[in-house]
About this RNA:
The prediction has a mean pLDDT of 76. Glycine riboswitch aptamer from uncultured Nocardioides sp., 92 nucleotides, folded computationally. It matches the Rfam family "Glycine riboswitch aptamer". Rfam's curators write: This family represents the bacterial glycine riboswitch. Glycine riboswitches usually consist of two metabolite-binding aptamers domains with similar structures in tandem. Lineage of the source: Bacteria > Actinomycetota > Propionibacteriales > Nocardioidaceae > Nocardioides.
RNA sequence: GUGCGGGAGAGUCAUCGCGGCCAGCCCCAUCGGCUCGCGGUGCGCCGAAGGGGCAAUUCCUCCCCGGAACCUCUCAGGCACCCGGACCGCAC
Repeated sequence: GUGCGGGAGAGUCAUCGCGGCCAGCCCCAUCGGCUCGCGGUGCGCCGAAGGGGCAAUUCCUCCCCGGAACCUCUCAGGCACCCGGACCGCAC
């Protein structure tokens, strides 16, 4: 590096748009309603793609310097499932 397996965290928030459904004979439809779906925005939150930083913590035997991290920031990414996923195991 390739293949297979495992692999965490964080929204029952507000609002807007579109669609769906309800409205007791049928059709259409305004207002209205829905613990329904998709998307946008705002706020909140998470850290384990990637990226930044060593102020605190830890490590590089101790101090300085310097560097690194599972630390930190949250730019990116993410907050149902799937996907993705640092990292771990096996095989080549």